[in-house]
Context: one part of a larger RNA
RNA sequence: CCCUGGUUAGGGAAAUCGGCAAACUAGUGGUGUAAGUUAUCGAGAAACCAUGUCUGCGCAUAGUAUGCGCAGAUAUCAUUUUCUAGGGGGCAACGACUGUUUAUCAAAAACACAACUCACUGCAAAGCGGAAACGCCUAGAAUAGUGGGUGACGCCUGCUCACCGCCAAUACGUGAAGGCCCUUUUCAAGGGGAGUAAGCGCUGGCAAAGAGCGGGAGUAACUCUGACUCUCUUGAGGUAGCGUAAUACCUCGUCACUUAAUAGGUGACUUGCAUGAAGGGCGUAACGAUUGCCCCGCUGUCCCAACCAGGGAUCCG
Numbered sequence: 001c002c003c004u005g006g007u008u009a010g011g012g013a014a015a016u017c018g019g020c021a022a023a024c025u026a027g028u029g030g031u032g033u034a035a036g037u038u039a040u041c042g043a044g045a046a047a048c049c050a051u052g053u054c055u056g057c058g059c060a061u062a063g064u065a066u067g068c069g070c071a072g073a074u075a076u077c078a079u080u081u082u083c084u085a086g087g088g089g090g091c092a093a094c095g096a097c098u099g100u101u102u103a104u105c106a107a108a109a110a111c112a113c114a115a116c117u118c119a120c121u122g123c124a125a126a127g128c129g130g131a132a133a134c135g136c137c138u139a140g141a142a143u144a145g146u147g148g149g150u151g152a153c154g155c156c157u158g159c160u161c162a163c164c165g166c167c168a169a170u171a172c173g174u175g176a177a178g179g180c181c182c183u184u185u186u187c188a189a190g191g192g193g194a195g196u197a198a199g200c201g202c203u204g205g206c207a208a209a210g211a212g213c214g215g216g217a218g219u220a221a222c223u224c225u226g227a228c229u230c231u232c233u234u235g236a237g238g239u240a241g242c243g244u245a246a247u248a249c250c251u252c253g254u255c256a257c258u259u260a261a262u263a264g265g266u267g268a269c270u271u272g273c274a275u276g277a278a279g280g281g282c283g284u285a286a287c288g289a290u291u292g293c294c295c296c297g298c299u300g301u302c303c304c305a306a307c308c309a310g311g312g313a314u315c316c317g
Stems, first nucleotide, its partner, number of pairs: 001312008010303002014301001019298001027051005036041001038152001052074009075079001087296007094288002099111002115150007127136003153283004158213003163210001165206004172201003180193004214232005241275001242272001253269006
């Protein structure tokens, strides 16, 4: 000096990206328990009391401090001696939840999930494997099976079918080879024609299919703003919500709270560079080794180090 473990006056997060690590708490009995809530929960919430108490004494000691004891009274199912053994609370984000995952740097907000929805499928089904035979689904039958998406629950899920795709219908147009008809006097090659499948055109539908969801002027009896009007334009011009956001460039936006001080957090505001409704929108009790912030307690994280025990390196012999 390193590793492991332990103790530390006073302060108590000042350390640090961050309380990382450590410490505090811990069992049992009794009392008591908030907001919120899906009425189950939250909850071991929190907090308090007891775990022996009371009375009278003794010894150590400078001492009325402290430590160690004695006698009596009294109580319980249960007196945490070691080992063992929750720190707690508040605000927000995300995901409903229990679960699953990168064996060996990621456990999560990712995956799954119940639930919702769309499409296909009438059974010798659709889907899948196989060259085939045949097999799986299934000894199942639409309250079933397969595939795609969203992801409990609550309130909801707006507008657009122009593009891409799918579905349906189709009088008509287009539409290949073969076959048919005609034909260059005959044969062959060739030329022409009618008719025709799917498809395409045409028509309609479908967005919880892929997708998309404007600009410029003017205007109210202070000013500002613009309910209103005009205009260009589109297939339709972003509705309800939410919003400086896990999304906001400018940005450390502005205001308020929190602090002595805050690029943090929270609540508001908000034309939002470039939010937005099942690539779901907004809420949400419970839950989470998730993420951000704050408070109480606690502490060698720190002020600021010291010492102890064990092991090692190193040095001397």